[in-house]
RNA sequence: GCCGGAGUAGCUCAGAGGUAGAGCAGUUGAUUCGUAAUCAUCAGGUCGGGGGUUCAACUCCCCCCUCCGGCU
Numbered sequence: 001g002c003c004g005g006a007g008u009a010g011c012u013c014a015g016a017g018g019u020a021g022a023g024c025a026g027u028u029g030a031u032u033c034g035u036a037a038u039c040a041u042c043a044g045g046u047c048g049g050g051g052g053u054u055c056a057a058c059u060c061c062c063c064c065c066u067c068c069g070g071c072u
């Protein structure tokens, strides 16, 4: 330099055009003499950045950034 993959909640990951979810972690409560476990509840997101297409973009297209792999 070329090709491919990944980037979404604190962490691990779903979601592939129609108002963004799960598990774990966290808050509060119940239970317990107390802790753990369990159950309920709540909170937590500029969806890596910028542009474009569209009535509507996490999703499609272009450029850039970061990480991983392959080729040379």
Stems, first nucleotide, its partner, number of pairs: 001071007010024004018055001026042001028040003048064005
Molecule: transfer RNA
Organism: Candidatus Zymogenus saltonus